[in-house]
Molecule: transfer RNA
Organism: Microvirga tunisiensis
RNA sequence: GGGCCUGUCGCUCAAGGGUGAGAGCGGGCCGCUCAUAACAGCCUGGUUGGGGGUUCAAGUCCCCCCAGGCCCA
Numbered sequence: 001g002g003g004c005c006u007g008u009c010g011c012u013c014a015a016g017g018g019u020g021a022g023a024g025c026g027g028g029c030c031g032c033u034c035a036u037a038a039c040a041g042c043c044u045g046g047u048u049g050g051g052g053g054u055u056c057a058a059g060u061c062c063c064c065c066c067a068g069g070c071c072c073a
Stems, first nucleotide, its partner, number of pairs: 001072007010025004018056001026044004031039001049065005
């Protein structure tokens, strides 16, 4: 330098263009217990890496950047 893949709550991941972007773990509060753990309940959280474009509508499609990984040179 070229090609491919991935970027979504603190972490690991979902979300086949269609209403308020969800789950588990985590964190907080409370219940249970003599107490702790486990368990159950409630709450907590995201400007979907950035910027443009297409569309009535974009996390999803297109383009350019940025970051990371793999391959080739």